A computed fold for a 72-nucleotide RNA from Mucilaginibacter hurinus, annotated as transfer RNA. It was read from a public genome assembly.
RNA sequence: GCCGACGUAGCUCAGGGGUAGAGCACUUCCUUGGUAAGGAAGAGGUCAUGGGUUCAAAUCCCAUUGUUGGCU
Numbered sequence: 001g002c003c004g005a006c007g008u009a010g011c012u013c014a015g016g017g018g019u020a021g022a023g024c025a026c027u028u029c030c031u032u033g034g035u036a037a038g039g040a041a042g043a044g045g046u047c048a049u050g051g052g053u054u055c056a057a058a059u060c061c062c063a064u065u066g067u068u069g070g071c072u
Base pairs, nucleotide, nucleotide: 001071002070003069004068005067006066007065010024011023012022013021018055026042027041028040029039030038048064049063050062051061052060
């Protein structure tokens, strides 16, 4: 230099046009003599950035950027 994959909650990851989710972690409560375990509820997201397409974009397209893999 060329080609590809990936970027979504604190962490690991789903979701591939129509309300953004799960597990773990966190907060409150119940249970216990107390802790752990267990149960219930809750909070937490400009979906990497910018632009485009669309009635509508995390999702499709383009560019940029970061990580990673391959080729030279």
The coordinates come from a structure-prediction model, not an experiment, and the mean pLDDT is 81. Rfam family: tRNA. The family's RNA type in Rfam is transfer RNA. About the family: Transfer RNA (tRNA) molecules are approximately 80 nucleotides in length.